This is a predicted structure of a 73-nucleotide RNA (transfer RNA) from Terrisporobacter sp. Its Rfam family is "tRNA". Rfam's curators write: Transfer RNA (tRNA) molecules are approximately 80 nucleotides in length. Gene Ontology term of the family: triplet codon-amino acid adaptor activity. The coordinates come from a structure-prediction model, not an experiment, and the mean pLDDT is 82. The RNAcentral record of the sequence draws on ENA.

[in-house]
């Protein structure tokens, strides 16, 4: 230099028909308990890596860039 894959809450990850971004763990609150843990119920937490474009509308399509992993030279 070229090719492939990836970047989504604190962490791990879903979302292929383009149409309100879910799940698990964790955090917090309440119930239960003598108290904690466990369990149950609930709440908060995401500008979906950055910038631009197409579209009525994009996590998803197009372009450029940044970073990570692997491969080729």
């Nucleotide at each position: 230099g070229c090719c492939u894959g990836g970047a989504u809450g604190g962490c791990g990850u879903a979302a292929u028909u383009g149409g309100u971004a879910g799940c698990g763990c964790g955090a917090c609150g309440c119930a239960c308990u003598u108290g904690u843990a466990a369990u149950g119920c609930g709440u908060a937490g995401g500008u979906u890596g950055u910038g631009g474009g197409a579209u009525c509308g994009u996590g998803c399509c197009c372009c450029a860039c940044u970073c990570c992993a692997g491969g080729c030279u």